[in-house]
RNA sequence: GUCUUAUCAAGAAAAGUUGAGGGAAAUGGCCCGUUGAAGCUUUAGCAACCUGUUUUAUCGACAAGGUGCUACAUCCAUCCGCCGUCUGGCAGAAAGAUAAGUG
Numbered sequence: 001g002u003c004u005u006a007u008c009a010a011g012a013a014a015a016g017u018u019g020a021g022g023g024a025a026a027u028g029g030c031c032c033g034u035u036g037a038a039g040c041u042u043u044a045g046c047a048a049c050c051u052g053u054u055u056u057a058u059c060g061a062c063a064a065g066g067u068g069c070u071a072c073a074u075c076c077a078u079c080c081g082c083c084g085u086c087u088g089g090c091a092g093a094a095a096g097a098u099a100a101g102u103g
Base pairs, nucleotide, nucleotide: 003101004100005099006098007097008096013043014042015041016040017039021032022031023030026078027077028076029075044070045069046068048067049066050065051063052062053061054060074095079092081090082089083088
């Protein structure tokens, strides 16, 4: 990296450095940012998956070892279906992210 499966409305910060962007892609919005974006480093935290302990039909609880994560629902929507009091609602798909497995 490909593929498969599962989950994604909860949770969780600061400091240093640096200096203008960022929120996955495209479009339309909206929001964050010199009261310091993104990146890098350090520490702290959270507990999504794996792991360990415990409980055990299941569901759970604890730990924080491996990845991961720590503005706004995956920030919202754009594709399809149904309903509608027609600036909407519900559900599905696609895409993305994370984890485990895998040629």

Predicted 3D model of a 103-nucleotide RNA (SAM riboswitch aptamer (S box leader)) from Moheibacter lacus.
The sequence is in RNAcentral, with records from Rfam.
The coordinates come from a structure-prediction model, not an experiment, and the mean pLDDT is 83.
The model forms 97% of the base pairs in the Rfam consensus.